Predicted 3D model of a 74-nucleotide RNA (transfer RNA) from Candidatus Yanofskybacteria bacterium RIFCSPHIGHO2_01_FULL_41_26. The same sequence occurs in records of 2 taxa. Lineage of the source: Bacteria > Bacteria candidate phyla > Candidatus Yanofskyibacteriota. The coordinates come from a structure-prediction model, not an experiment, and the mean pLDDT is 84. It matches the Rfam family "tRNA". The RNAcentral record of the sequence draws on ENA.

């Protein structure tokens, strides 16, 4: 330099044009003599910018980051 994949909550992963979910973790409540477990509730995310569309996390372009392959290396 070229090609491909990935980027979503604190972490690990879903959803793939029509209100973005789960588990673990966090906070609060209730229970208990007390603690833990279990129970109830709450907060918390689509890498950035543009485009297409009535509508974009999803499709397109560019950029950024991570991973892999190829090429070059006098």
């Nucleotide at each position: 330099g070229c090609c491909g994949g990935c980027g979503u909550a604190g972490u690990u992963c879903a959803a793939u044009g029509g209100u973005a979910g789960a588990a673990c973790g966090a906070a609060g409540g209730a229970c208990u003599c007390a603690u833990a477990a279990g129970c109830c509730u709450u907060a918390g995310a689509c890498g950035a910018u543009g485009g297409u569309c009535c509508g974009a996390u999803u499709c397109c372009a560019u950029c950024c980051g991570c991973c892999g392959g190829c090429a070059c290396c006098a």